RNA sequence: AAAGAUAAAGCCAAAUCUCGAGCGAUCGGGAGACGGAAAGCCACGGAUCUAAAUUUAGAUGGCCGGGUUGCCUUGA
Numbered sequence: 001a002a003a004g005a006u007a008a009a010g011c012c013a014a015a016u017c018u019c020g021a022g023c024g025a026u027c028g029g030g031a032g033a034c035g036g037a038a039a040g041c042c043a044c045g046g047a048u049c050u051a052a053a054u055u056u057a058g059a060u061g062g063c064c065g066g067g068u069u070g071c072c073u074u075g076a
Base pairs, nucleotide, nucleotide: 002074003073004072011036012035016031017030018029019028020027021026034062040068041067042066044065045064046063047060048059049058050057051056052055
C1' cells in the first nucleotide's frame, strides 16, 4: 500500500425511562446498551420524514452514496 478478526487500548451510544426545547419530523441533558471500524465532521447527490401549501422552509450523518480528517490492530 492494503485489510478490519468471535481479538483489542480508547471512543460513540439504539430501544426504553426521565427532565427540557419545538406545531411537527426531531433535538439537548441524565440513566441505559441494541449496535458501530469513522455511529468523527460536512445536508453535496439520492432516499425517507415534518410543516406550510406548490415549491418553499425544515428533520434524519445510527438510510445509501460522495467529500474530508483521524485512533487502534494486522501487515508485504
Source information: This is a predicted structure of a 76-nucleotide RNA (c-di-GMP-I-GGC riboswitch aptamer) from a Desulfobacteraceae bacterium. It was read from a public genome assembly, where an Rfam model found it. Its Rfam family is "c-di-GMP-I-GGC riboswitch aptamer". Its family is annotated with cyclic-di-GMP binding in the Gene Ontology.